[in-house]
RNA sequence: GGUUAACACGGGCAAACUUAUCGAAAGAUAAGGACGCAAAGCUCUGGGUCUAAAGCAAAAUGCUAUGACAGUCAGGCUGCUAUG
Numbered sequence: 001g002g003u004u005a006a007c008a009c010g011g012g013c014a015a016a017c018u019u020a021u022c023g024a025a026a027g028a029u030a031a032g033g034a035c036g037c038a039a040a041g042c043u044c045u046g047g048g049u050c051u052a053a054a055g056c057a058a059a060a061u062g063c064u065a066u067g068a069c070a071g072u073c074a075g076g077c078u079g080c081u082a083u084g
Stems, first nucleotide, its partner, number of pairs: 003084001004082002012037002017032006035071001041077003045074003048069003055063003
């Protein structure tokens, strides 16, 4: 430096749900709360998924991201401990 995550040590994060706020919505933030996670740390680079305010088309309604999802998969960067 790379790899592995069975046993440990110090620990870390926080799903669903509830409350409050923001948002057209998806969703986000904060507090509570733990389903789980060896990167469930950071990053929209690619695929995928969600929403559709505005816009366009329009018979019903449909289409569409400039919006969102990092706990959707992969990529990039970084990190603790232990053993081989």